[in-house]
Molecule: transfer RNA
Organism: marine sediment metagenome
RNA sequence: GGGCCUGUGGUCUAGUGGUCAGGACAUCGCGUUCACAUCGCGAAGCUCGGCGGUUCGAAUCCGCUCAGGCCCA
Repeated sequence: GGGCCUGUGGUCUAGUGGUCAGGACAUCGCGUUCACAUCGCGAAGCUCGGCGGUUCGAAUCCGCUCAGGCCCA
């Protein structure tokens, strides 16, 4: 330098054009317990790496770019 893949709450992940972006763990509150753990109920937390474009509508499609990984030179 060229090609490919990945990027979504604190962590892991689902979602491949159309309801409020779903779940698990973690966190906080309540209940349960003498207490802790477990368990049950509830809550907060991500506008999807960034910018731009296409579209009535984009996490999803396209371009550029950033970060990480793999391969080639």